[in-house]
RNA sequence: GAGCUGGUAGCUUAGCUUGGAAGAGCACCAGGCUUUUAACCUGGGGGUCGCGGGUUCAAAUCCCGUCCAGCUCA
Numbered sequence: 001g002a003g004c005u006g007g008u009a010g011c012u013u014a015g016c017u018u019g020g021a022a023g024a025g026c027a028c029c030a031g032g033c034u035u036u037u038a039a040c041c042u043g044g045g046g047g048u049c050g051c052g053g054g055u056u057c058a059a060a061u062c063c064c065g066u067c068c069a070g071c072u073c074a
Base pairs, nucleotide, nucleotide: 001073002072003071004070005069006068007067010026011025012024013023020057028044029043030042031041032040050066051065052064053063054062
């Protein structure tokens, strides 16, 4: 220098193929239960979807550029 894969909640990640409400588990907070803690049950908060731009009525998703991590080639 070229190519491929990945980047989404505090952590692990689904969703991208085929554009149409941003989800799950764990963690956290509150309540219930319990003598108390843990476990269990119920509810709740938390997201510039790596960043910038474009297309579109509408973008996590499509297109372009770019940053970071890993792998391969030179």